[in-house]
RNA sequence: AUCUUAUCAAGAGCAGGUGGAGGGACUAGCCCGAUGAAACCCGGCAACCGGCAGCAAUAUCGCACGGUGCUAAUUCUUGCAGGAUGAAGUGAAUGCCGGGACAGGCAUUUACGGCACCCUGACAGAUGAGAG
Numbered sequence: 001a002u003c004u005u006a007u008c009a010a011g012a013g014c015a016g017g018u019g020g021a022g023g024g025a026c027u028a029g030c031c032c033g034a035u036g037a038a039a040c041c042c043g044g045c046a047a048c049c050g051g052c053a054g055c056a057a058u059a060u061c062g063c064a065c066g067g068u069g070c071u072a073a074u075u076c077u078u079g080c081a082g083g084a085u086g087a088a089g090u091g092a093a094u095g096c097c098g099g100g101a102c103a104g105g106c107a108u109u110u111a112c113g114g115c116a117c118c119c120u121g122a123c124a125g126a127u128g129a130g131a132g
Base pairs, nucleotide, nucleotide: 002131003130004129005128006127007126008125013042016041017040018039022032023031024030026079028077029076043071044070045069048067049066050065051063052062075124080121081120082119083118085116086115089112090111091110092109093108094107095106096105097104
């Protein structure tokens, strides 16, 4: 690096230390950052795997000892598809106004593609466990 599978709405320093300018995967946004970014150490959170405890056994529950992980914002939002709602636009049909017809205006119905917002599912990504 590839594949399988589970999870991703909660939680964790509002003055810890070193460090010095970047960071939030990518796109487009929007944010964080010298009132100090990344990274490392310490602290903390959680409980995926192992372990312990428990059981006749397994599972649930528990502990948090070991291996990871995580510690701004929902995985910060978004990217593809479907659906609900809304306001507007364009086309068509019908009706009304315009003395009739045309141009034009208004109303209703319908079609279309986009927009806003919401929901759902993918994709992508992250992490654990496993495979080869």